A computed fold for a 423-nucleotide RNA from Phenylobacterium sp., annotated as Bacterial RNase P class A. It matches the Rfam family "Bacterial RNase P class A". By type it is a ribozyme. Rfam describes the family as follows. Ribonuclease P (RNase P) is a ubiquitous endoribonuclease, found in archaea, bacteria and eukarya as well as chloroplasts and mitochondria. Its family is annotated with dimeric ribonuclease P complex, tRNA processing and ribonuclease P activity in the Gene Ontology. Its mean pLDDT, the model's own confidence on a scale to 100, is 77. Of the family's consensus pairs, 98% are formed in the model.

RNA sequence: UCAGACGGCCGGGCGGUCGCGGGCGAAAGCUCGAGGAAAGUCCGGGCUCCACGACGACAUGGCGGUGGGUAACGCCCACCGGGGGUGACCCUAGGGAUAGCGCCACAGAGAGCAGACCGCCCUGCUCCGUCGAAGGCUUCGCAGGGCUUCGCCCUUCGAAGACGGAAGGCGAAGCCGGGUAAGGGUGAAAGGGUGCGGUAAAAGCGCACCGGGCCGCUGGUGACAGGGGCUGCAUGGCAAGCCCCGCCAGGAGCAAGACCGAAUAGGGAUCCCGCGCCGAAGCAAUUCGGUAGGGCCGUCGCCGGCCUGAGGGGUCCGGGUAGGUCGCGAGAACCGGCCGGCAACGGUCGGUCCAGAGGAAUGACCGCCGCGUCCUGCGCAAGCAGGGCGGCACAGAACCCGGCUUACAGGCCGUCUGAUCUU
Numbered sequence: 001u002c003a004g005a006c007g008g009c010c011g012g013g014c015g016g017u018c019g020c021g022g023g024c025g026a027a028a029g030c031u032c033g034a035g036g037a038a039a040g041u042c043c044g045g046g047c048u049c050c051a052c053g054a055c056g057a058c059a060u061g062g063c064g065g066u067g068g069g070u071a072a073c074g075c076c077c078a079c080c081g082g083g084g085g086u087g088a089c090c091c092u093a094g095g096g097a098u099a100g101c102g103c104c105a106c107a108g109a110g111a112g113c114a115g116a117c118c119g120c121c122c123u124g125c126u127c128c129g130u131c132g133a134a135g136g137c138u139u140c141g142c143a144g145g146g147c148u149u150c151g152c153c154c155u156u157c158g159a160a161g162a163c164g165g166a167a168g169g170c171g172a173a174g175c176c177g178g179g180u181a182a183g184g185g186u187g188a189a190a191g192g193g194u195g196c197g198g199u200a201a202a203a204g205c206g207c208a209c210c211g212g213g214c215c216g217c218u219g220g221u222g223a224c225a226g227g228g229g230c231u232g233c234a235u236g237g238c239a240a241g242c243c244c245c246g247c248c249a250g251g252a253g254c255a256a257g258a259c260c261g262a263a264u265a266g267g268g269a270u271c272c273c274g275c276g277c278c279g280a281a282g283c284a285a286u287u288c289g290g291u292a293g294g295g296c297c298g299u300c301g302c303c304g305g306c307c308u309g310a311g312g313g314g315u316c317c318g319g320g321u322a323g324g325u326c327g328c329g330a331g332a333a334c335c336g337g338c339c340g341g342c343a344a345c346g347g348u349c350g351g352u353c354c355a356g357a358g359g360a361a362u363g364a365c366c367g368c369c370g371c372g373u374c375c376u377g378c379g380c381a382a383g384c385a386g387g388g389c390g391g392c393a394c395a396g397a398a399c400c401c402g403g404c405u406u407a408c409a410g411g412c413c414g415u416c417u418g419a420u421c422u423u
Stems, first nucleotide, its partner, number of pairs: 001419010012369007020033005035394001039405002042403005047253004060249005065079005080094001081092004095244002100242002102238003117184002119180004124175003128171004135163001137161005143155005192210006211233001212231004217226003257326004267317007276291006293308006333352008370392002372389007
């Protein structure tokens, strides 16, 4: 210098004017007023009410390497195992697959008490090629014989050549039967891996190393690691399919819940006034039936129907509605120092007070500065000067807290890794 890994932080600043919400105040006014995520509402708590036997079981849901941290957690820290990267570092739902059930798509010959498609090897059969014995044929030669005698013919032998193809060998092809899990091919996965031996070809068939299983030893709190001995070791994967094991969980949520509490209606207690007439029952209180009376309907009356025929008023009490107050922010709070711890975190000392609320305020404008971007001029360039644009993210508390996840323009800082260059 380039490329990269990890962690942390900021999230425009200052001033003025006018507003908005809370608190204090008689008023003037003073003071406080969003976030790292206030978001998603996904986990865990506080708090509140309900249920309950301070119990257990079942169901359901969640969690799952080890050791710590914490109020608690599915969060955080440190470590272990596995995987990736040259490395800094990153990823990892990481208990159990001889408890049982289920599944393993497609492809492929075969996918769960394995499998023979190609290939390799062996046996047999068929066919082909090649080598190849006998054998005859042609030509030539020696010898013998015959004849129609410049020659021709026959026979034995020899040589050469072209044929010929028995048995068998070798090679190639096809078929039948068998062996083989080395190789090819399929697949996420094909019954440990590499090499040597071995074999007809192969194979843990044998051996060495690696891997696996079992049993000790050593180190570690532990997950686990290291090393030793034994064992050739067919019997896979999926538990984010059911399941098994261990651990955790009673339910609902601030519209929780607590207090105050009208008007109207209804409930209870008590007091006052009223309760005609006839009949029946009863000692009586009272009850029952009828009726006068009253009310309503059919427009009114007559007449008819229905209801009523005893209730009305005052005072007090309690529940509850509207409404109001609390819950509601001094807290598992924040900042700094020191101590313990690798760390998460804990302890201690000092300091600070920091929105609250109810559908709900936290804003607008102006000036200057910062950053971004565009234009113009100057300059080799880095850049400088002037002007314009407003461009400055994601987003908005609602009972509170600890986490996780997600969104985020632009910028800053620290630690570390790899490569290259210079000294």